This is a predicted structure of a 96-nucleotide RNA (Glycine riboswitch aptamer) from an Alphaproteobacteria bacterium. The prediction has a mean pLDDT of 80. NCBI's taxonomy places the organism under Bacteria, Pseudomonadati, Pseudomonadota, Alphaproteobacteria. It matches the Rfam family "Glycine riboswitch aptamer". Rfam links the family to the GO term glycine biosynthetic process.
RNA sequence: GCAUCAGAAUCGGGAGAAUUUGGAGGGGUCCGCCCCUUUGAUGCCGAAGGAGCAACCGCCCCGGAAACUCUCAGGCAACCGGACCGAUCCUGAUCA
Numbered sequence: 001g002c003a004u005c006a007g008a009a010u011c012g013g014g015a016g017a018a019u020u021u022g023g024a025g026g027g028g029u030c031c032g033c034c035c036c037u038u039u040g041a042u043g044c045c046g047a048a049g050g051a052g053c054a055a056c057c058g059c060c061c062c063g064g065a066a067a068c069u070c071u072c073a074g075g076c077a078a079c080c081g082g083a084c085c086g087a088u089c090c091u092g093a094u095c096a
Base pairs, nucleotide, nucleotide: 001095003094004093005092006091007090009088010087011086012085013084018042020041021040022039023038024037025036026035027034028033043076044075045074049072050070051069052068056064057063058062
């Protein structure tokens, strides 16, 4: 030099799928019902994490490997979360 790579922080963007039903508890109420939490049932989603196969890559004994696959976990109104992308800044390494 912020030139490249990696990591952390901040900000912005960020999909999919039942506000489905049974029980229990709580709150509100126009006493018809509504909302929240929790726990079962069935149905579904893939982009936290995890696992599997593999193109490919490597120092080639063996390893690393996906946005593919599986759904253990997670999720299915909103909120939260969210792989990934962009920007700013910091740290480390490499290069000049």